[in-house]
RNA sequence: GUUGCUCUCGCGGGAGAGGCCGGAUUCGAUGUCCGGCGCCGAAGGCGCAACCACCCCGGAAACGCUCAGGCAAAAGGACCGCGCGAGCUGU
Repeated sequence: GUUGCUCUCGCGGGAGAGGCCGGAUUCGAUGUCCGGCGCCGAAGGCGCAACCACCCCGGAAACGCUCAGGCAAAAGGACCGCGCGAGCUGU
């Protein structure tokens, strides 16, 4: 110099589902709190498992659950791309 992987940070992209009903608060509220019904899956969590590894210890989905979270916009957002930096690694 360069290959691959991981992580921090920055930038860009990024879905789904009631701005539901009742009460309190309030000048009035879509805000906040309490209760009720319905719904969503892509923070996190839990479960099953193909598969990977296998001496031991293990890893593992965007599938399932819906505890948590969410159901106008904003925010958040798995994940994807680019860039700075760090670590490991091949050459």
Glycine riboswitch aptamer from a Caulobacteraceae bacterium, 91 nucleotides, folded computationally.
The coordinates come from a structure-prediction model, not an experiment, and the mean pLDDT is 82.
It matches the Rfam family "Glycine riboswitch aptamer". Gene Ontology term of the family: glycine biosynthetic process.